[in-house]
The RNA shown here (c-di-GMP-I riboswitch aptamer) has 88 nucleotides and comes from Paenibacillus sp. N3.4.

RNA sequence: UUCGAUAAACGGCAAACUUGUUGAAAGGCAAGGACGCAAAGCUAAGGGUCUAAGGUUCUUCCGGAACUAUGACAGCCUGGUUACCGAA
Numbered sequence: 001u002u003c004g005a006u007a008a009a010c011g012g013c014a015a016a017c018u019u020g021u022u023g024a025a026a027g028g029c030a031a032g033g034a035c036g037c038a039a040a041g042c043u044a045a046g047g048g049u050c051u052a053a054g055g056u057u058c059u060u061c062c063g064g065a066a067c068u069a070u071g072a073c074a075g076c077c078u079g080g081u082u083a084c085c086g087a088a
Base pairs, nucleotide, nucleotide: 012037013036017032018031019030020029021028022027035075041081042080043079045078046077047076048073049072050071054068055067056066057065058064
């Protein structure tokens, strides 16, 4: 000097829950609040999970039931991409 790696340091994000708002719902957004997180930053490309408005089918055709994302989840995993510090 380079690489790597945790400790440390400056900080960061914010689960559940509550309130409001939005949505058919799953969920999202905002405020409060911290379970946790070295990417718990971004990204829906792959897998997976959630919901079922609409559509299809069934039904005792009243009611309802089943299937299905074009909807959602990045704090489910993989991938892509960006980023702080950096001892021993």
Overview: Lineage of the source: Bacteria > Bacillota > Bacilli > Paenibacillaceae > Paenibacillus. The sequence is in RNAcentral, with records from Rfam. Model confidence (mean pLDDT): 86 of 100.